[in-house]
Context: one part of a larger RNA
Parts: sequence; C1' cells; structure tokens
RNA sequence: AUGAACGCUAGCGGCAGGCUUAACACAUGCAAGCCGAACGGUAACAUUGGUGCUUGCACCAGAUGACGAGUGGCGAACGGGUGCGUAACGCGUAUACAACCUACCUCUUAUUAAGGAAUAGCUCAGAGAAAUUUGAAUUAAUACCUUAUAAUAUCAUACAGUCGCAUGGCUUAAUGAUUAAAGAACUUCGAUAAGAGAUGGGUAUGCGUGAUAUUAGCUAGUUGGUAAGGUAACGGCUUACCAAGGCAACGAUAUCUAGGGGGUCUGAGAGGAUGAUCCCCCACACUGGUACUGAGACACGGACCAGACUCCUACGGGAGGCAGCAGUGAGGAAUAUUGGACAAUGGACGAAAGUCUGAUCCAGCCAUGCCGCGUGAAGGAUGAAUGCCCUAUGGGUUGUAAACUUCUUUUAUAUAGGAAGAAACCUCUGGAUUUAUCCAGAGCUGACAUUACUAUACGAAUAAGCAUCGGCUAACUCCGUGCCAGCAGCCGCGGUAAUACGGAGGAUGCAAGCGUUAUCC
Repeated sequence: AUGAACGCUAGCGGCAGGCUUAACACAUGCAAGCCGAACGGUAACAUUGGUGCUUGCACCAGAUGACGAGUGGCGAACGGGUGCGUAACGCGUAUACAACCUACCUCUUAUUAAGGAAUAGCUCAGAGAAAUUUGAAUUAAUACCUUAUAAUAUCAUACAGUCGCAUGGCUUAAUGAUUAAAGAACUUCGAUAAGAGAUGGGUAUGCGUGAUAUUAGCUAGUUGGUAAGGUAACGGCUUACCAAGGCAACGAUAUCUAGGGGGUCUGAGAGGAUGAUCCCCCACACUGGUACUGAGACACGGACCAGACUCCUACGGGAGGCAGCAGUGAGGAAUAUUGGACAAUGGACGAAAGUCUGAUCCAGCCAUGCCGCGUGAAGGAUGAAUGCCCUAUGGGUUGUAAACUUCUUUUAUAUAGGAAGAAACCUCUGGAUUUAUCCAGAGCUGACAUUACUAUACGAAUAAGCAUCGGCUAACUCCGUGCCAGCAGCCGCGGUAAUACGGAGGAUGCAAGCGUUAUCC
C1' cells in the first nucleotide's frame, strides 16, 4: 500500500469501490427499436356520422384520431460485457499510402423524363401435436424491372504541358462506348449523378514491448520472379509455371506464461512490482467452421453446418445460448437489489409531437476504502465511597475522575417549511429579415425527494472499542499455575516468589475502528 479476507467491536455523514475463484451451468423478467409526412390497408381503442328501434343498447361507415399483423426505409456493426485466445505490427510511438474505402452530416454543380411486370398482406382451400408451411385468386409503394437523357464518372484510343520520390503523379484538347433517378405532407423534406470537406476505418514500415539454450537448427506457398485471378486497396492473398531461395548464437524454431497502453503502488531517485475502478486500442460471444445482407460484420440478444449440453414432443419432428442489467445454483476465505426514472446527459428512428433506451441518472445493501463530525463543555478536594497495592491505627493509586453547580445541543428524535439540478424541444405573443430561419417574452416538464438545507421543541440527553505492556517497542504490580496449562515475529519465557502463561487492578498506543493473515515496494 490493497478490488482484500478473518476475529472482536460499532453512532452519523460525504465521496468512491464491490465474483481477483468456474470464458462453470442457467429458471424468470427486462436490455433495439422507430417511421402512417414511403405503401396496401383496418385486427383493437376512441371520435364523428348514419341505421334499427326495445331509448340505451346493437349494427354499419377508414370519414377522423390512431394503429395489430404485413410490404418498404433507417437503425440493429453504436452503446453494454468479458479477458478465453494472442509474445503478434497485437499494443505503444513515429512515419507512409504516387496502393485504399467511408452510410448519416456540410458545401458546390446538374438532373428528378416515359413506361411495365410482380409480390407480401387480405380472401378461399388445405398439411402439421407444435415449430411452421402448401396451393389458388387478387392488390400497393420511396420495393423490383425496362426505356430515354447524361458528365469533370468508368472504359478504350490518344495529343500536349509540367512535376517528382523508383513504380510514376498532376493538368488538359479530341473521338467512341457504358452507366441514374421517387416520391410524399406540398414555398419544404427527400431521390439520382459528379466534385470537395469532415468523421470513421483499412494497409505498410522503423524502433520499443516476457521466461527457458536442461529448446540449435527451422522452412515447399516455404523465399523470389513472370502471368492470371481476387480485393476498397498493396501483397504468395490464391492459382499455374520458373528459379532455389528465406530465417537463425545480434537467439531462428520449440516449450511455458501473458491481453497491450495511459496509468497504479513503492522509492530521494534510478529502479522494482502491477495493469481492479476511469480512458484508448485489441480479441471474444456455448465449442469449431462458413458465408449472406449491408457504407460498415464474417455480426453477443442475425443466418447456415457440425459438435457437446439443456428443454418440448402426439416419436414424425422441433426449441435454446446472461463474458448485457438484476437474479439462481455451483466453486470459493470472499464480492450487492429479480429496485425507480427517462427529469438531466447521450444514442436510434421520426418533419414534429413523441416512442424506445438495465447506456445513463438515481435509490437499496456492505466500516471495503478515503475524508469529516460526534460520543459533551466549564467549575468542582471532606482528594467521598468501591476496587487494587503497600513497609498496613496509616499511606499510595483509580482521580477532577465521580457526586454536585452552571452551560451548550453538533448529532439523535419530533414537527413545520423547502431547493439548485430546467433550459431547451413544443405552444402562444411580438420583432427582424436572408421568407423559413433567427431573436425576445410568457407558458409546459424533476426519478432522486417524506432529499439536501432552514427553523422550532426536547433533554447530557441517543453513541467506545480493540490490541499491547521481557528486549527490539510506548506502557508494571498482585493473585493463580508450577517445563503443566500455555505464549511466541526474532531472541526466547514456564521445573514454587513468572513485569514473557491465565485472571485482576493500573498503564501505553490507535480509535468507529482495532488486531491477525495474505501479497507488493
């Protein structure tokens, strides 16, 4: 010093922290949705209208607010978890890309033309225990397809200029070929193409980054070349052919261990140890493999295959993945609530209202740590009584300690008041102009919160322990025991006067803690 544990003890508050072990298995709930201003529609609810009459009920109408299921779009690649693997360009640092990509966002330029065929849903008819699924008919779109137009896009041919860092880069005239679009509430938001930016990523390289030589040789896509394929992009990345290379005592290869860094602990420093919480990067998501979709994944709460395990079954077949938040069992010396709210911050979607958000903000539990406060203050000597000790009619000590007198009320308890965190969005009013934006004013919104805080009442009232006292090391006597019982970090104590064992009185140290154990310096 600690993410600690154990023993004894325990009044309060603030701030932090809380499975270090089994990346063991998981019941249950929640953790990623949103958009009707893209679409066909109408299962539920409400409004309105209508019809019927039994006069307070039934039915009808997508007409309106909305909206289950469905098509479509965006998101789901973020956020959250864990540290298995990885001694590696994984990480750190410094560079490079004349070898690259980038949805949403910002700026600039141009365009947004003409058509078509389907399909889910709905309806009908089936199969199945279920999960699910088959056929027929029919329908829409910002879903899909065709055509037109088209360049500073792409490709081919190719002129010239200029620059550099080797391959080459940049600018540019011409010709030909290829490739676009979507609408919706309608002054806007979208869609398409091109260019630039921003952001995020990808790749390569120098240097640094454990142990063992009781591991000395390793390597055939291996090292290089040519060609092709593949990729956003370079590259044995892959394939064919050719050559025989490449690494290694400056430690290759092998084995063991391990996520890396900012940091943290210690130390005067140099160093040593460490990598919990917080931040950045990496890897992983039951185990192994594979790709699809997409701007982005080889995807924790997506798909497929194989395996292990668990569950359902009508035995034909199906379902699942907490290393998300809570919670359960197991393991362990050991680590919390199946809580509240989206009020704030942030995120997704939406024009917005808003919806979702176990991110987050809060609350609950735990002396786990750090910090602060309190458990009273002043006076008070017949130095009371008890206890303990002695050289015992007496003295010492406990000890100003108590009693007693006066005072205070932090805190506790009770009652009353009571925040900041909230300003935006939005609505209304007014103003300005750039005419769809800005500004000003008013209104609306708090989980925490019976909060913090303040006032009043009350009464010393509600609050002290733990370890030690032979030396190291601050603090001593009596009794009991008698090498016994026991103590102990080291030296060592105990065999009849033990300051070392056990108890008592007293003392010392720290204090809501004190000791012990473990580990690091």